[in-house]
């Protein structure tokens, strides 16, 4: 100077004007309407979306309902090992496997000797089998019977592989090495790695993202959850021309309603944003993460607010707009910057 | 906010359960029949089965993710 790999940060900026949603204040007296409760509006200050706010794919908080305890059946999810966490199917670290020259990346990775099922076409044969070939025997001499998985053909897959001994030809029938299985030792928390001994392998293939078996976990619904207050109308009860009620009493006047209750509609308040919270530092840990200290408060609407215009600058601005909250996953995204590492060339 | 369904030639559907050559109707093209057209008969073309991955020897079908369309439910009595 290239090449690739991994990780992180930002998400146009500044100023002016207009506009919108909350909050606080405007003499305990901002203005207008109203009897009041309250409604509408003004001025000033401060504040106002994201890394994914999205998809709603997992997990949890919270709330209501259900539930004496335990088990079985049925259903769903997860599936190498250890850790982390409030929890997880997430994340971190490792083991085995796959890819790459490497940095590094990917991995639904329990069980196929519990059982059932499937394997089209081709091929003799697909989980049991002899088509060709090889060998032996028989004869009517090109057929029959028997042995044989070393060789050929088909296929994704064909009897553990390969070399030798052996044999009529062959065959784990026997031997060495490799593979597989069992047992033991060593290292490791473990997955596993490694070493030794044994088994001749009828325990012979693959599929469990086919049924299933094993192990672990799981009550249901969701903020339109739910809690509180509550008009009007209807209903019920009581009182009322023996005058209720309308301010305690009196007078006067008017003339038919008045009071209470239940339910919880319209509507209102809460839930609602201070939280497994953010930022910085220190300590422990490889890391996910945990602990301690300091500091900060940062939308809360309910038909639903962030926009528009102008000026300047540049890298010319992508995907996209909260609706109870939080931890993840997945997907979309114009670009810019930073850090670490691999590898190639050149120069010193 | 919660839950479900569908996507297959130009159009409408089957096949997905139990993985194994993608099928049917209409339409289209060519030829025949007819004086000509329709009808009818024969032949044929046209599909990456919405998209991207994975499992498998093999995927429209099984699994994961995405996209589009569509349906239902919600509060009180």
């Nucleotide at each position: 100077c290239g090449u690739g790999c991994g990780g992180g940060a930002c998400a146009g900026g500044u100023g002016a004007u207009c506009g919108c949603g909350g909050c606080u204040g405007c003499a305990g007296g901002g203005g207008c309407c109203g009897a009041a409760a309250g409604g509408c509006c003004g001025c000033a200050g401060g504040u106002g979306a994201g890394g994914a706010a999205a998809g709603u794919c997992c997990g949890g908080g919270c709330u209501u309902c259900a539930c004496a305890g335990g088990g079985c059946a049925g259903g769903g999810a997860u599936g190498c090992c250890g850790g982390u966490u409030a929890a997880c199917g997430g994340c971190c670290g490792g083991u085995g496997g796959a890819g790459g020259a490497a940095a590094c990346u990917c991995u639904a990775a329990g069980g196929a000797u519990a059982g059932c099922g499937c394997a089209a076409c081709a091929g003799a044969a697909a989980u049991g089998u002899a088509c060709c070939g090889c060998c032996g025997c028989g004869c009517u001499c090109g057929c029959g019977c028997g042995g044989u998985a070393a060789g050929g053909u088909u296929g994704g897959a064909a009897g553990g592989g390969c070399a030798g001994u052996g044999u009529a030809a062959g065959a784990g029938a026997c031997u060495a090495c490799c593979g597989c299985c069992u047992c033991c030792g060593u290292g490791g928390u473990a997955a596993c790695a490694u070493g030794g001994a044994g088994g001749g392998c009828a325990c012979a293939u693959g599929c469990a993202a086919g049924c299933c078996c094993c192990a672990u976990c799981c009550g249901a619904a969701g903020c339109a959850a739910g809690a509180c207050c509550g008009a009007a109308a209807c209903a019920a009860a009581g009182c009322g021309a023996u005058g209720a009620c309308g301010u305690g009493g009196c007078c006067c006047g008017c003339c038919a309603g008045c009071u209470u209750u239940a339910g919880g509609u319209a509507g209102g308040u809460c839930g609602c944003u201070c939280g497994a919270g953010g930022c910085g530092g220190c300590u422990g840990g490889c890391g996910a993460c945990a602990g301690c200290c300091g500091u900060c408060c940062u939308a809360g609407a309910u038909a639903g607010a962030u926009g528009a215009u102008c000026a300047c600058c540049c890298a010319c601005g992508a995907c996209a707009u909260a609706a109870c909250c939080c931890g993840g996953c997945u997907u979309a995204u114009c670009g810019u910057c930073c850090c670490g590492c691999u590898u190639g060339g050149c120069g010193c | 906010c919660g839950g479900g369904g569908u996507g297959u030639g130009g159009c409408g559907a089957a096949g997905u359960u139990u993985g194994g050559u993608a099928u049917c109707g209409c339409g289209c093209a060519u030829g025949g029949u007819u004086c000509g057209g329709g009808u009818c008969c024969a032949u044929g073309a046209g599909g990456c089965c919405u998209c991207g991955g994975g499992u498998u020897c093999g995927a429209a079908u099984c699994c994961c993710g995405a996209c589009a369309c569509u349906c239902c439910g919600a509060c009180c009595a």

About this RNA
Two RNAs folded together computationally: RNase P RNA and transfer RNA, 425 nucleotides in total. Rfam match: Bacterial RNase P class A. It is annotated as a ribozyme.